[in-house]
RNA sequence: GGCCCCGUCGUCUAGCGGUUUAGGAUAUCUGGUUUUCAUCCAGAAGAUCGCGGGUUCAAAUCCCGCCGGGGUCA
Numbered sequence: 001g002g003c004c005c006c007g008u009c010g011u012c013u014a015g016c017g018g019u020u021u022a023g024g025a026u027a028u029c030u031g032g033u034u035u036u037c038a039u040c041c042a043g044a045a046g047a048u049c050g051c052g053g054g055u056u057c058a059a060a061u062c063c064c065g066c067c068g069g070g071g072u073c074a
Base pairs, nucleotide, nucleotide: 001073002072003071004070005069006068007067010026011025012024013023018057028044029043030042031041032040050066051065052064053063054062
């Protein structure tokens, strides 16, 4: 350098053009339970979906470029 795959809450992840407010788990915080901690239960906060542009009435989702990561061929 060519080709392929990936990028979504702190972390892991669901999503496959229209609705739940982008959901869940875990972690964090608050409360309950407990003599205390842990466990368990309830709740809260947390992502403008890597960046920019395009298509569309409508984009996390489709297209293009760039950035980053991985694989492969030299």
A computed fold for a 74-nucleotide RNA from bacterium CG2_30_40_12, annotated as transfer RNA. Model confidence (mean pLDDT): 81 of 100. RNAcentral records the identical sequence in 5 taxa. Rfam family: tRNA. The family's RNA type in Rfam is transfer RNA. Rfam's curators write: Transfer RNA (tRNA) molecules are approximately 80 nucleotides in length.